[in-house]
Molecule: SAM riboswitch aptamer (S box leader)
Organism: Kitasatospora purpeofusca
RNA sequence: AGCUCAUCCAGAGGGACUGAGGGAACGGCCCGUUGACGUCCCGGCAACCUUCUCGCACGGCUGGCUUCACGCCCCGGCGGGACAGGUGCCAAUUCCGGCCCGGGCGCGACCGCGUCACGGGGAAGAUGAGGA
Numbered sequence: 001a002g003c004u005c006a007u008c009c010a011g012a013g014g015g016a017c018u019g020a021g022g023g024a025a026c027g028g029c030c031c032g033u034u035g036a037c038g039u040c041c042c043g044g045c046a047a048c049c050u051u052c053u054c055g056c057a058c059g060g061c062u063g064g065c066u067u068c069a070c071g072c073c074c075c076g077g078c079g080g081g082a083c084a085g086g087u088g089c090c091a092a093u094u095c096c097g098g099c100c101c102g103g104g105c106g107c108g109a110c111c112g113c114g115u116c117a118c119g120g121g122g123a124a125g126a127u128g129a130g131g132a
Stems, first nucleotide, its partner, number of pairs: 003130006013042005021031003026097003043090003048086002050082003054079003058076003063073003094124001099121004103116005
């Protein structure tokens, strides 16, 4: 690089250096010499991995103690708490859109055409976890 699964309308910025582009590509629209983007330092957010002597009228005996049941334990699920460590993130919903379905509005006699930061799905992307 490619595959699988989950999540993506919440949240969280200061300083130093540098100096012209940046927001993945395209269209739009924004950010940017009042210094963006990037790098470093410090700070923070979150809770994917992690963790808990928390809760549950949730599931599992092709788990254990038991002849069975109850019960207790164990494993998982859901909810809640924690943040030492591995990541991640700290303008705008992944900034919006394209493709499909639906809806609103306008034009048109109908078919239809145009338009919308309206809804749902998809594509693409990002991040994490996993396996070969």